[in-house]
RNA sequence: GAGGUAAUGAUUAGUCACCCACAUAUAUGCUGAAGGAUUGGCUUCAGCGUUUCUACCAGGACACCGUAAUGUCCGGACUAUGCGGGAAAGCGAUUUUAAG
Numbered sequence: 001g002a003g004g005u006a007a008u009g010a011u012u013a014g015u016c017a018c019c020c021a022c023a024u025a026u027a028u029g030c031u032g033a034a035g036g037a038u039u040g041g042c043u044u045c046a047g048c049g050u051u052u053c054u055a056c057c058a059g060g061a062c063a064c065c066g067u068a069a070u071g072u073c074c075g076g077a078c079u080a081u082g083c084g085g086g087a088a089a090g091c092g093a094u095u096u097u098a099a100g
Stems, first nucleotide, its partner, number of pairs: 018086003022082004026055001029048007040065002049056001057076001059074005
């Protein structure tokens, strides 16, 4: 001086707010336990479900039940991730106008 390996540090760049739409997840679903109401049809907890955090409800319609058990349907979200769009602010370039 060149090459290689490892460690550490520095610098630069990108991404990261909000709103909307869409896609995926999940069916705002299922199972169980304890308690409760019946002018009612709930409450609490646990589990399953998602390459998934969270959530797992409220209302209405119709039906059904009669002291113990709810069912069907309807439209309605939130959350996670991805993609697209919007908007705001900033920066840059070009053009035009006005003034100097």
This is a predicted structure of a 100-nucleotide RNA (Purine riboswitch aptamer) from Sporosarcina luteola. Of the family's consensus pairs, 100% are formed in the model. It was read from a public genome assembly, where an Rfam model found it. Taxonomically the source falls in Sporosarcina (Bacteria, Bacillati, Bacillota, Caryophanales).